[in-house]
Record summary: The RNA shown here (transfer RNA) has 74 nucleotides and comes from a Candidatus Woesearchaeota archaeon. Taxonomically the source falls in Candidatus Woesearchaeota (Archaea, Nanobdellati). Model confidence (mean pLDDT): 85 of 100.
RNA sequence: GGCCCCGUAGCUUAGCCUGGUGGAGCAUUCGACUGAUAAUCGAAAGGUCCCGUGUUCAAAUCACGGCGGGGCCA
Numbered sequence: 001g002g003c004c005c006c007g008u009a010g011c012u013u014a015g016c017c018u019g020g021u022g023g024a025g026c027a028u029u030c031g032a033c034u035g036a037u038a039a040u041c042g043a044a045a046g047g048u049c050c051c052g053u054g055u056u057c058a059a060a061u062c063a064c065g066g067c068g069g070g071g072c073c074a
């Protein structure tokens, strides 16, 4: 230098192809249970969907540009 893949909650990730309310597990907080703790059960909070622009009635999803990470080739 060329090509490919990835970026979503504190962490791991589903959803993207096929546009239409962003979910789960763990962690955190509160409650139940217990003599108490753990485990278990219930609930809550937590997301500029990496950034910008465009397309569209509508973008995590499509297009383009950029940033970051990884891989292959040279």
Base pairs, nucleotide, nucleotide: 001073002072003071004070005069006068007067010026011025012024013023020057028044029043030042031041032040050066051065052064053063054062